A computed fold for a 73-nucleotide RNA from Candidatus Cloacimonas acidaminivorans str. Evry, annotated as transfer RNA. Its Rfam family is "tRNA". The family's RNA type in Rfam is transfer RNA. Its mean pLDDT, the model's own confidence on a scale to 100, is 82. The organism belongs to Cloacimonas acidaminivorans (SeqCode), within Bacteria.

[in-house]
RNA sequence: GUCCCGUUCGUCUAGUGGCCUAGGACUCGUGAUUCUCAGUCACGCAACAGGGGUUCGAUUCCCCUACGGGAUG
Numbered sequence: 001g002u003c004c005c006g007u008u009c010g011u012c013u014a015g016u017g018g019c020c021u022a023g024g025a026c027u028c029g030u031g032a033u034u035c036u037c038a039g040u041c042a043c044g045c046a047a048c049a050g051g052g053g054u055u056c057g058a059u060u061c062c063c064c065u066a067c068g069g070g071a072u073g
Base pairs, nucleotide, nucleotide: 001072002071003070004069005068006067007066010026011025012024013023018056028044029043030042031041032040033039049065050064051063052062053061
């Protein structure tokens, strides 16, 4: 240089164009239970890497950029 794969809550992850106001687990916060803590239960906070395109509609398809990983000369 070329090619391939990936990027979603603090962390790990689900998601095959409309059912998504993006779900789950852990963490965290509040409340209940408890003498206190832990545990348990209930509720809550929190995310689509950036830009552009296609489409009536994009987390999803395409392109570019950034970052990470891999292959190859």